[in-house]
Context: one part of a larger RNA
RNA sequence: GUCGUGGCUAAGGAAUUAGGCAAAUUAACCCCGUAACUUCGGGAGAAGGGGUACCGUCUCCGCAAGGAGCGGUCGCAGUGAACAGGUCCAAGCGACUGUUUAACAAAAACACAGGACUCUGCGAAGCCGCAAGGCGCGGUAUAGGGUCUGACACCUGCCCGGUGCCGGAAGGUUAAGGGGAGGCGUGCAAGCGCUGAACCGAAGCCCCGGUAAACGGCGGCCGUAACUAUAACGGUCCUAAGGUAGCGAAAUUCCUUGUCGGGUAAGUUCCGACCUGCACGAAUGGUGUAACGACUUGGACACUGUCUCAGCCACGAGCUCG
Numbered sequence: 001g002u003c004g005u006g007g008c009u010a011a012g013g014a015a016u017u018a019g020g021c022a023a024a025u026u027a028a029c030c031c032c033g034u035a036a037c038u039u040c041g042g043g044a045g046a047a048g049g050g051g052u053a054c055c056g057u058c059u060c061c062g063c064a065a066g067g068a069g070c071g072g073u074c075g076c077a078g079u080g081a082a083c084a085g086g087u088c089c090a091a092g093c094g095a096c097u098g099u100u101u102a103a104c105a106a107a108a109a110c111a112c113a114g115g116a117c118u119c120u121g122c123g124a125a126g127c128c129g130c131a132a133g134g135c136g137c138g139g140u141a142u143a144g145g146g147u148c149u150g151a152c153a154c155c156u157g158c159c160c161g162g163u164g165c166c167g168g169a170a171g172g173u174u175a176a177g178g179g180g181a182g183g184c185g186u187g188c189a190a191g192c193g194c195u196g197a198a199c200c201g202a203a204g205c206c207c208c209g210g211u212a213a214a215c216g217g218c219g220g221c222c223g224u225a226a227c228u229a230u231a232a233c234g235g236u237c238c239u240a241a242g243g244u245a246g247c248g249a250a251a252u253u254c255c256u257u258g259u260c261g262g263g264u265a266a267g268u269u270c271c272g273a274c275c276u277g278c279a280c281g282a283a284u285g286g287u288g289u290a291a292c293g294a295c296u297u298g299g300a301c302a303c304u305g306u307c308u309c310a311g312c313c314a315c316g317a318g319c320u321c322g
Stems, first nucleotide, its partner, number of pairs: 002317008011308002015306001020303001028052005037042001039151001053073004058069004074078001086301007093293002098110002114149007126135003152288004157218003162215002164211005171206003177200002182195005219237005246280001247277001258274005
């Protein structure tokens, strides 16, 4: 000198950086005090203040231990060392506590109470097994299986043409089988053998209905108002039906750093609006939402060697042998 682990640092205080990563701040107990919002439980230890040692025992409470006052004393400092929340504002996602990629991911993923559809009448459905047998279950539709959604609040629009599922004593098609007109071979014949039209023949398919919290889908062009612009309105084509409520440059917006507003001296991020939604949208749920989160994003205070910009200190490593 370099590296590691600790400690301190003038002035500034996030200027560092993808990002306050790391570090610092905060911290125990008592008292005061505490907002929006809210599912009235919470939020909340919100935030923000003050106190804490020792001596006396004057006052009060108490049976006492002790506590609360009062008076006094010391130090820079009294939870005198150690252990011991930083806080707030706004937004996204997921309600929540939980679960997960043993050894790069803990999450917005999974689960979850709750909701819905559907199957199942019991020797249940479903599942394992060749079977016997078993689970379901020593249960019985307030039960059990499957699928989707995911607390709660307000809701969940239109389309059954396609695909699926369910129903349909008719009709069409249709296998084996039944049937046997007729034909052929052989034979003198009886017969034997071959072939074979009608007609009768299931499920399935066709057909007729139902069903979307089943799989899914939810338009185009042109014109029109006494400034302009726009189009409540009209025309036309197509469709099974043409996207309702709500939300919207969004975990979704290409153009895009859209435009306007807010915050900053300055803001591709963020928040609030607008709506021209390339390509939101209603249980592949829509929109909100208190509480919760080692989640994600933006901002603020406090605090700091993250930085301006580096300095010093302690311990260890380094080098040789092994």
Overview: Predicted 3D model of a 322-nucleotide part of an RNA (large-subunit ribosomal RNA, domain IV) from Thermonema sp. Model confidence (mean pLDDT): 89 of 100.